RNA sequence: CAGAGUAGGACAAGCGCGUUAAGUGCCGGCGGAUGGGAGGUCGCCGCCGGACGAAGGGCUCAGCCCGCGGUGCUUGUCCGCAUCCGCUG
Numbered sequence: 001c002a003g004a005g006u007a008g009g010a011c012a013a014g015c016g017c018g019u020u021a022a023g024u025g026c027c028g029g030c031g032g033a034u035g036g037g038a039g040g041u042c043g044c045c046g047c048c049g050g051a052c053g054a055a056g057g058g059c060u061c062a063g064c065c066c067g068c069g070g071u072g073c074u075u076g077u078c079c080g081c082a083u084c085c086g087c088u089g
Stems, first nucleotide, its partner, number of pairs: 001089003008079009017069003026050007036085003040081001056066004
């Protein structure tokens, strides 16, 4: 000098959940994890409280199908740690 490497994000696919309203998103509080180590937030996750809020339809109808939801998980591709120390060349 160069590189590897996180949480996570975007896109795609698969399997689901809800549509008799959870989930997602928003506000406040508390806590947690976060490149190999330390440590950390304006990023991420969990819990509690609060405010707000939805697209249903068809059929041969305990069900199935097509939609809808800024919906959950997994996999793939791409992007991807500010500081100090460390690793590789």
Notes
This is a predicted structure of an 89-nucleotide RNA (THF (Tetrahydrofolate) riboswitch aptamer) from a bovine gut metagenome. The coordinates come from a structure-prediction model, not an experiment, and the mean pLDDT is 86. RNAcentral holds the sequence, with entries from MGnify.